[in-house]
C1' cells in the first nucleotide's frame, strides 16, 4: 500500500468480495516440554452433600466435655487402673454481655437514570474502630437468661413456676460541656444567613476488668477514614412515538429524616415539560480500559480496579454508628424437602460439586507457611479472601525432536520425448560430533520476617534496638551436579486468478468444489486420489463475531445536468449568515500560572527473573474538567458615527403580467329560402354513413358556442404554472436617468401560509367544434388497436375540490471575481453621419478552467462565501402497516422479510434498421430458353428390412464422396513328421501388428462460401485519459483502396492492376507423317510420286493497343466523339490466379496424425444376402407432347481427344447386336470417322397421328467364372402417360443464350440421359436503378454483441421461499377504574396488663398480593385471500430497443386475456 468482479473492448459511478489485526471462543485434524496468564458468553434454571463468620473467660452467671490438684471409694503388696466427688487450677459446651455478621466474596435481573464519567457546591448533613485535646468517672435499685422444677408437641419449637449475675438494665447526683428558649456586643458573607465573646432559664453523663504495667467508660472539640444529598457538562436507537403533566409546578404552614426538598399532609394559586425531541417504546449495568485505526473515527464493556445494582419472586420493617441486610426477621407467592396431616424446615448469581440448558467453559484437593481481615492485652482461634497445587494448546511467550561431513546423485516412489532422463535429494545409508529434553543417580533452595521464648542494651518494668532460638501447604518443586544414549519428540492447511506453491490418474454438468470471479458436459494444474511444491508450526485450519481496507456517511474527507440526488414556484416566523469607521467590554478565541483527570494499562528508559512473555521502578501520556491572571486581531455584545448593499421619492419607459366589462371579423356547425342534379363521402383499397323525401355543391339571411389568421421571430412579459382579436377601467411588475432622502433597514429559510398546466370530482349554466367510452365498418390468425363512420362524458363559464407532471434548463437561492467574438430586444450618453460606449434582458461561436465524457463556458457545470433541499447498490416498492389531507379518484410521509452480483452514466468499434445517401451484380426490369405438370434415369428423405454401411443436409446436401455387383462348376495342395532340406508342437503369461472402431468440437492437409467482392492491415506521428481514431475520411474518377486534388499526416505491406498460358493480326525461322502456286510423271480417281516453301497449317521468336495521336469538358486524374489510323480500342476475349478473416462450415471413410476403444475380435479370411427394397415426398436431369416437325433417299463442312491385354481398315456371314478372318498403327503417317444440325428431293397434313416412346411378351448378341436378386445393346411384337404444364421458380448480355453432334476419364462390361471437353449453326433485349435479393463506402439510431434466427414485456400454468390483509383463537407488556387486603411504619385509642413510663388488644391511613371489568399495545397462530421474488428447455401473444414497423415517455382518466389502447396536456432522453 490494494486487488478480483457490470463491458467485444473502455473510462466513470456503484454495490459486492478478499489480503490485515483481532477473541473468555467453538468445531475438524495432530499434539514433546516449560513459564506466564485465562477458563457457564446460554437457564437471574433447579441445587444433593461439605464448607465459606465468629471471636472474647483480661465483661458475667457458671461447669455439660477435657486435663491437672485435692479428698473419698472399689482392685491389688505396691505402682497403678477404675470409679465417685470438688470450680481450687489449665481451660470452656450451652447461655447472659461486647464487638464482627453493612467488610471479605458472587451475579448483571433491573436501571436510559445524577445511575454511571467529569468538575464543583452543602451557609442543609451523619461518621463505629483509629489520632489529638479538655473535662468527668460518685451513690441507688429492680429485673432476666442459662439453671431447677413442671407442662405441650412427632418434630421444629413453645410455654407455667422458682433463684441470680454483668462492661445487660433503671433512677439519682455532679455538668468542663452540649441541646434548646430569652437576651447583649464584636466580625463576616452571593442570598437564605454564618462566626465569634458573654447573660439568664431548661434538659441532660459514666463501667468496670486486671497478673496493678494497662485498658476499657461517659461529655464536648479537632482531625483521619467513609458515607449522604444537590448541580453544571457528557452519556443507545425509533417522530411511522407530538404532544405530556393532579403531588401534577409554585407558594404558605405543618410533619418527617442526620440533612435540604411535594419526601408527606393541610390551604392557595395555575402552573411546569416539550421539535436544542418532552411524553412513549425497545435495548442496555456505567466507567478506567480493550480491538481496531496514520488519525479523526468505529466496534466492545470477559479478565483487572472503581462506581452502582441485586440476592428464589414481591412487599416491609426491626436492630445498628452503618442494612432496608447474599450465609438476619416478618409477611405474601411459587416451588422443592419432612411429618404421627395437627403443622414444620429452605433458598449456592460465595468456593468446590450434581442434573439441565448449550457449539462449549476445570478439582466435591492442599494449606493459613506469605499477604489481607474480624475478635482478643496476647497466646491464638476463624478466614473456599487468599497462597498454591489439580484439569484444558484456551491464549500470549520460549525451548526442542538433532549438528556437521556425506554422489554410486543408491533402492523405492512419481513424471517424461521411455537403451535413458528429471524429481523426491544431502534427503536416506554411512562416518564422526552434541546432549537442550528424556530416563536414572546424588545433592538440593529463595519465598521467613515477625510475634512468641531465652539473654542483652538505649529514657523510667513500656516502647524501639541486637544476640540465639524458631515457624513452609505448594515441595524433595525450582535449580546444581553426575552418568547412559540421536537416543523419547510433526503435523495442518493449501497449490485456476485474486494468493506463495503443478503434473499424472480417476471421474464425465455425474459425484462434487466454491470467499468473489467461477469449475465439473472424455484430454480438469478449480472435483477424488497419487507424487511433487508452497505457507506457517506444537500446532494448523474452518465457523462465528468486531475494526480494517470502504474517502462505501466522506469533521479531517464525498456528492446532487446525464450515473442514486435541487423540494413545482413564491413568500416568510424561528435558526444559520451577515458592509465599511470608532469607542467600551471580555462571552467566544488565545497566552501563562494552580487544582483535578485513583491505581493499574499504555509509550519511553532502566532493572528483576538463564531469554521472553511476565514482573518492579522512573518519567511521559491522561487530547478534559474547574479556577486565577494577562492579551483584543477575529466573532459576539452595548454605544456612536457613515453610504458603496438595500429601500423612498421624482423624471421617462416598456411588455401576449393579472381581474372584469364591452365590442368584432374570418371559420364551422345548424336553420330557413333559392339555383341544380345524382351522386357525395371516405380510404392503401373499401365499407359503415348521407343522399331522388333532392344530399354534396353553390347563393342570400339567420342563430349559435368555441377559438383568436396575417402580425410572429432564433421574439416579448410573468416566482413558477402560464400567457396572444380590439377598446376601456382598476391592479402588479421591471428597466433607464437624476442622487433628493432614510442608514444595514440584507441574504436564505427547516414547520407554515399562498399559488400550481392537464385530467379527474360537486354544485349550476352552456355545448359549435374536437372526442376517452360506446356503437358499426375495414385490417387481421386473431384486432378489445392503428384507419374510417358516428358518438357520449368532457372539452366552454361561474363558484368550491383535487395538488399532480419529463410541473425540464432533467441544472435551488443569494452576492464577488474571471479573456474575447457575433446577432438582437428595451432605455441612457456622445456623434451630422458612419458608429461608439453604458445599464438591464434573450441568443450563438470560443480563451482559461472545469468535467467520467458528452459537454459547460459572464445566462458556468469556472474560482470563492452563506442558507434550504435531496444522495447513499439492483429488485422487493414508491409497495405494505401506521398517521394525516381528500366528497372521491387519490395524494404526502414511508419500511421490512427475501432475493441478485450486479443495476448504470458517456463514449468506442462492430453488427443490424420495415433509418437516410452514394454505387455495384443477370439483382430487378426488358428478353431468349428451361425447370415446377407428363414417363423414365439419377440422388436424396420417409419408410420397410437380418441389412437396406457410411458420410454431405438453408444459401454453401441431394446426377454429391466424381464409390457397384453375384451365383455355380472343374482341377491342384493342405489338414503333421520326413532327419529327404528345413521347422518341435500346444499352453499360459507380457508384447507387438491389425482395426473403413469413437472424437472434423483435440488436429495437419485439402475443399465450400461470402467473393475476383474492393477491401484488410502496418511502421512513425498527431489526436485522446482511455477502448480508439487519424493515415483508409473529404470533392472528383474508376472494373478496382484505380488515379487525381485537398488534408496532421507521412510512408509502407497483403489484396486491386500488370507480370503467366490461350485465343484474335502480321512478320522472321524451320517444313515432316502437314501443303500444293507453279514445274514434271503418274491414276477410274486421290500430294500418289519427283520435287517445292509460295500458301494453308504446324510450333518457337519477337512485333503489336499505350488513351499514344486529334476535338470537346476538366485544375488534374479522367471522361465523351458515327474521329482517325489499326487484325484488334479504351482491362479486346477466355483461362489460371481467391488479402486479412466469417461460418467450432466439410472431411479421423482419400491420406496423415493426438487421445480414447477392442485383441480366440471392433482383427483376418470364406460363402451368401444387401447398398438396386417401395404407399409415398422433394432435388437434378433426359425424352417428349410436334409441321421452324416426323420418316425416307441423295448430297456438304470440323474440332478436341484416345488407341496394343488397344483401335482395328478391308472381305465373307448375320436384318442387326455381333461373329468368324484380318492389312495398317505405340500414331500430324494406320484406325475409331460415315460428324450432326444443314442441304436437295419425296411423303406425311393436325389426328393421342406415320407425334411420343414408356411398359411387357418372345427371340438374340457381347463382356465376364458366373447377366436369377441386379448389366449394356440388337431384333420383332406391344404402343402407356403426355395435346405447353396452378402458386412459384431457374440460366443467360455476343460468338453468350438456345440448338447440333463429336470426344475423353472411371472401365471386363455397363445401368453415362452424369461429369469433363470440343467443335458446327447462331439471335433478341437492357428504358432505367421505384422495388425484390446480395454486396461496397458516408452516415444515423440502437437497450443487439452468441451482435435482429438478436434482445425483450405482461397474463395464464407448475414447484419452492419469504411476506402483506383476515371472521377466528392463544400467550405475553404496562397502565385505567371499582372491590378485597397480609407484614409493618405511623396515627387514635387504650374498660385489661403496669407503681409509673408504657405495652397488649381494638380501630385508621397506606401498601405486596388476589378478583372483576372494560379498552390499548406487543407478539404467535389461522380457513380464506393479495401481490412480490427465484425457478436449462410450459401456454398466449409482441407491448419496448431501429422511425421496433402506429416515435416513445410523464401525469391523469376511461376501456381491454395479457401486454396494453385510447382520449387530453406535457416532454424530447
Nucleotide at each position: 500500500a490494494g486487488a478480483g468482479u457490470u463491458u467485444g473492448a473502455u473510462c466513470c459511478u456503484g454495490g459486492c468480495u478478499c489480503a490485515g489485526g483481532a477473541u473468555g471462543a467453538a468445531c475438524g485434524c495432530u499434539g514433546g516440554c516449560g513459564g506466564c496468564a485465562g477458563g457457564c458468553u446460554u437457564a437471574a434454571u433447579a441445587c444433593a452433600u461439605g464448607c465459606a463468620a465468629g471471636u472474647c473467660g483480661g465483661a458475667c452467671g457458671g461447669u455439660a466435655a477435657c486435663g491437672c490438684g485435692c479428698g473419698g471409694g472399689u482392685a491389688g503388696c505396691a505402682a497403678u487402673a477404675c470409679u465417685u466427688g470438688u470450680g481450687g487450677c489449665g481451660a470452656c459446651g450451652a447461655g447472659u454481655g461486647g464487638c464482627g455478621g453493612a467488610u471479605g466474596g458472587g451475579u448483571g435481573c433491573g436501571u436510559a437514570a445524577c445511575g454511571c464519567g467529569u468538575a464543583u457546591g452543602c451557609a442543609a448533613c451523619c461518621u463505629g474502630c483509629c489520632c489529638c485535646u479538655u473535662a468527668u468517672u460518685g451513690g441507688a435499685g429492680g429485673a432476666u437468661a442459662a439453671c431447677g422444677u413442671u407442662g405441650u408437641g412427632a418434630a421444629a419449637a413453645c410455654g407455667g413456676c422458682g433463684a441470680u449475675a454483668a462492661u445487660a438494665u433503671u433512677c439519682c447526683a455532679u455538668g468542663u460541656g452540649c441541646a434548646c428558649g430569652c437576651u447583649g456586643g464584636g466580625g463576616g458573607g452571593c442570598a437564605u444567613c454564618c462566626u465569634c465573646c458573654g447573660g439568664u432559664g431548661u434538659g441532660u453523663a459514666a463501667a468496670g476488668a486486671u497478673u496493678c504495667a494497662u485498658u476499657g467508660a461517659u461529655a464536648a472539640g479537632g482531625g483521619a477514614u467513609g458515607g449522604g444529598c444537590a448541580u453544571g457538562c457528557g452519556u443507545a436507537u425509533c417522530a411511522u412515538u407530538a404532544g405530556g403533566u393532579a403531588g401534577u409546578u409554585g407558594g404558605c404552614g405543618g410533619g418527617g429524616u442526620a440533612a435540604c426538598g411535594g419526601c408527606c399532609c393541610a390551604c392557595c394559586a395555575a402552573g411546569c415539560c416539550g421539535a436544542c425531541g418532552a411524553u412513549g417504546a425497545u435495548u442496555a449495568g456505567g466507567g478506567g480500559u480493550c480491538c481496531u485505526g496514520a488519525g479523526a473515527g468505529g466496534g466492545c464493556a470477559a479478565c483487572c480496579c472503581c462506581c452502582c445494582a441485586c440476592a428464589c419472586u414481591g412487599g416491609a420493617a426491626c436492630u445498628g454508628a452503618g442494612a432496608c441486610a447474599c450465609g438476619g426477621u416478618c409477611c405474601a407467592g411459587a416451588c422443592u424437602c419432612c411429618u404421627a396431616c395437627g403443622g414444620g424446615a429452605g433458598g449456592c448469581a460465595g468456593c468446590a460439586g450434581u442434573a439441565g440448558g448449550g457449539a462449549a467453559u476445570a478439582u466435591u484437593g492442599g494449606g493459613c507457611a506469605a499477604u489481607g481481615g474480624a475478635g482478643g492485652c496476647a497466646a491464638c482461634u476463624c478466614u473456599g479472601a487468599c497462597c498454591c497445587a489439580g484439569c484444558c494448546a484456551u491464549g500470549c511467550c520460549g525451548c526442542g525432536u538433532g549438528a556437521a561431513g556425506g554422489a554410486a546423485g543408491a533402492c523405492g516412489g512419481c513424471c517424461c520425448u521411455a537403451u535413458g532422463g528429471g524429481u523426491u535429494g544431502u534427503a536416506a545409508a554411512c562416518u564422526u560430533c552434541u546432549u537442550u529434553u528424556g530416563u536414572u543417580g546424588c545433592a538440593g533452595a529463595g519465598u521467613a520476617a515477625a510475634g512468641g521464648c531465652g539473654g542483652g542494651g538505649a529514657c523510667g518494668a513500656g516502647u524501639c534496638c541486637c544476640c540465639g532460638u524458631g515457624u513452609g501447604a505448594g515441595a524433595g518443586u525450582a535449580u546444581g551436579c553426575g552418568a547412559c544414549g540421536a537416543a523419547u519428540a510433526a503435523g495442518c492447511a493449501u497449490c485456476g486468478g485474486c494468493u506463495a506453491a503443478c503434473u499424472c490418474c480417476g471421474u464425465g454438468c455425474c459425484a462434487g468444489c466454491a470467499g468473489c470471479c467461477g469449475c465439473g458436459g472424455u484430454a480438469a494444474u478449480a472435483c477424488g486420489g497419487a507424487g511433487g511444491a508452497u505457507g506457517c508450526a506444537a500446532g494448523c485450519g474452518u465457523u462465528a463475531u468486531c475494526c480494517g481496507g470502504a474517502u462505501u456517511u466522506a469533521u479531517u474527507g464525498g456528492g446532487u445536468u446525464u450515473a442514486a440526488a435541487g423540494g413545482g414556484u413564491g413568500c416568510g416566523c424561528a435558526g444559520g449568515c451577515g458592509g465599511a469607521c470608532c469607542c467600551g467590554u471580555a462571552a467566544g478565541u488565545c497566552a501563562u500560572g494552580g487544582g483535578u483527570g485513583a491505581a493499574a494499562a499504555c509509550u519511553c528508559g532502566c532493572u528483576g527473573c538463564u531469554u521472553a512473555a511476565c514482573a518492579g521502578c522512573g518519567a511521559g501520556c491522561g487530547u478534559g474538567c474547574c479556577u486565577a491572571u494577562g492579551a483584543u486581531a477575529c466573532u459576539g455584545c452595548g454605544g456612536g458615527a457613515c453610504u458603496a448593499g438595500u429601500g423612498u421619492g421624482c423624471a421617462a419607459g416598456c411588455g401576449g403580467c393579472g381581474u372584469g366589462a364591452c365590442c368584432g371579423g374570418a371559420a364551422u356547425g345548424u336553420g330557413g329560402c333559392g339555383u341544380g342534379u345524382a351522386g357525395c363521402g371516405g380510404u392503401g383499397a373499401a365499407a359503415u354513413g348521407c343522399u331522388u323525401a333532392g344530399a354534396u355543391a353553390u347563393g342570400c339571411c339567420a342563430c349559435a358556442g368555441a377559438a383568436c389568421g396575417c402580425c410572429g421571430a432564433u421574439c416579448g412579459u410573468g416566482a413558477a404554472g402560464a400567457c396572444a382579436g380590439g377598446u376601456c377601467a382598476c391592479g402588479a411588475g421591471c428597466u433607464u436617468g437624476c442622487u433628493a432622502c432614510a442608514g444595514a433597514c440584507g441574504c436564505u429559510c427547516a414547520u407554515g401560509c399562498a399559488c400550481g398546466a392537464a385530467a379527474g370530482c360537486g354544485u349550476g349554466g352552456g355545448u359549435a367544434u374536437c372526442a376517452a367510452a360506446c356503437a358499426g365498418g375495414a385490417u387481421u390468425a386473431g384486432a378489445u388497436a392503428c384507419c374510417c363512420u358516428g358518438g357520449u362524458a368532457g372539452u366552454c363559464c361561474a363558484c368550491g375540490c383535487u395538488g399532480u407532471a419529463a410541473a425540464c434548463g432533467a441544472u435551488g437561492a443569494u452576492c464577488a471575481c474571471u479573456c474575447g467574438u457575433u446577432g438582437u430586444u428595451g432605455g441612457g450618453g456622445g456623434g451630422c453621419g458612419a458608429c461608439c460606449u453604458u445599464c438591464a434582458g434573450c441568443g450563438g461561436c470560443c480563451a482559461a478552467g472545469g468535467g467520467a465524457a458528452a459537454c459547460c463556458g459572464a445566462u458556468a457545470a469556472g474560482u470563492g462565501a452563506u442558507c434550504c433541499a435531496c444522495c447513499u447498490g439492483g429488485g422487493g416498492a414508491g409497495u405494505a402497516c401506521g398517521a394525516u389531507c381528500g366528497c372521491a379518484a387519490g395524494g404526502u410521509u414511508g419500511a421490512a422479510a427475501c432475493u441478485c452480483a450486479a443495476a448504470g452514466g458517456a463514449a468506442u468499434u462492430g453488427a443490424c434498421g420495415g433509418g437516410g445517401g452514394c454505387c455495384c451484380g443477370c439483382a430487378c426490369a426488358a428478353g431468349c430458353g428451361g425447370a415446377g405438370g407428363a414417363g423414365c434415369a439419377u440422388g436424396u428423405g420417409g419408410u420397410u428390412u437380418a441389412a437396406u454401411u457410411c458420410g454431405a443436409u438453408g444459401a454453401u446436401a441431394c446426377g454429391c464422396g466424381a464409390g457397384g455387383a453375384g451365383a455355380c462348376u472343374g482341377u491342384g495342395u493342405c489338414g503333421c513328421c520326413u532327419u529327404c532340406g528345413g521347422g518341435g508342437g500346444u499352453u499360459u503369461u507380457g508384447c507387438g501388428a491389425g482395426g473403413u472402431g469413437c472424437u472434423g468440437c483435440a488436429u495437419g492437409g485439402u475443399u465450400g462460401u461470402c467473393g475476383u467482392c474492393a477491401g484488410c492491415u502496418c511502421g512513425u506521428g498527431c489526436c485522446g485519459u482511455g477502448a480508439g481514431g487519424u493515415g483508409u475520411u473529404a470533392g472528383g474518377u474508376u472494373a478496382a483502396g484505380u488515379c487525381c486534388u485537398g488534408c496532421a499526416a507521412c510512408g509502407a505491406g497483403c489484396g486491386c492492376a500488370a507480370c503467366c498460358c490461350u485465343u484474335a493480326c502480321a512478320c522472321g525461322u524451320a517444313g515432316u507423317u502437314g501443303c500444293c502456286a507453279g514445274c514434271a510423271c503418274g491414276c477410274a480417281a486421290u500430294g500418289g510420286u519427283g520435287g517445292g516453301g509460295a500458301c494453308u497449317c504446324u510450333a518457337c521468336g519477337g512485333g503489336a493497343a499505350c488513351u499514344g495521336c486529334c476535338c470537346g469538358c476538366g485544375c488534374a486524374a479522367g471522361c465523351g466523339g458515327u474521329g482517325a489510323g489499326g487484325a484488334a480500342g479504351g482491362u479486346g476475349g477466355g483461362g489460371a490466379u481467391g488479402a486479412c478473416g466469417u461460418c467450432a462450415a466439410a472431411u479421423c471413410a482419400g491420406c496423415a496424425c493426438g487421445g480414447c476403444c477392442c485383441u480366440u475380435a471392433u482383427g483376418u479370411c470364406c460363402g451368401g444376402g444387401g447398398c438396386u427394397a417401395c404407399a409415398c415426398a422433394c432435388g437434378u436431369g433426359c425424352u417428349a407432347c410436334a409441321a421452324u416437325g416426323g420418316c425416307g433417299c441423295a448430297c456438304a463442312c470440323a474440332g478436341a481427344g484416345g488407341g496394343c491385354g488397344g483401335c482395328g481398315a478391308c472381305c465373307c456371314c448375320g436384318c442387326g447386336a455381333g461373329g468368324g478372318g484380318g492389312a495398317g498403327c505405340a500414331a500430324a503417317u494406320c484406325c475409331a470417322u460415315g460428324a450432326a444440325a444443314g442441304u436437295g428431293c419425296g411423303u406425311c397434313u393436325c389426328a393421342g397421328u406415320u407425334c411420343g416412346g414408356a411398359u411387357u411378351g418372345g427371340g438374340g448378341u457381347c463382356u465376364g467364372u458366373a447377366a436369377c436378386c441386379c448389366g449394356a445393346c440388337c431384333c420383332u411384337a406391344u404402343g402407356a402417360a403426355g395435346u405447353u404444364g396452378g402458386a412459384u421458380u431457374c440460366g443467360c448480355u455476343a460468338g453468350u443464350a438456345a440448338u447440333c453432334g463429336c470426344g475423353c476419364a472411371u472401365c471386363a462390361g455397363c445401368c453415362a440421359u452424369g461429369g469433363c471437353g470440343c467443335g458446327g449453326u447462331g439471335a433478341a433485349u437492357a428504358c432505367g436503378u421505384u422495388c425484390c435479393c446480395g454486396g461496397g463506402c458516408c452516415u444515423u439510431g440502437u437497450a443487439c454483441a452468441c451482435a435482429c434466427c438478436g434482445c425483450c414485456c405482461g397474463u395464464c400454468a407448475a414447484g419452492c421461499c419469504a411476506u402483506g390483509g383476515a371472521a377466528g383463537c392463544c400467550u405475553g407488556u404496562g397502565g385505567u377504574a371499582c372491590c378485597u387486603g397480609a407484614a409493618g411504619u405511623c396515627c387514635g385509642u387504650g374498660c385489661c396488663c403496669g407503681g409509673a413510663a408504657g405495652g397488649a388488644g381494638c380501630g385508621g391511613c397506606c401498601u405486596a398480593g388476589g378478583g372483576u371489568a372494560a379498552a390499548a399495545c406487543c407478539g404467535g397462530u389461522a380457513a380464506c385471500u393479495g401481490g412480490g421474488g427465484c425457478u436449462a428447455a410450459g401456454u398466449c401473444g409482441u407491448a419496448a430497443c431501429a422511425a421496433g414497423g402506429u416515435a416513445g415517455c410523464c401525469g391523469u382518466a376511461c376501456c381491454g386475456g395479457a401486454a396494453g389502447g385510447u382520449g387530453u396536456g406535457g416532454c424530447u432522453g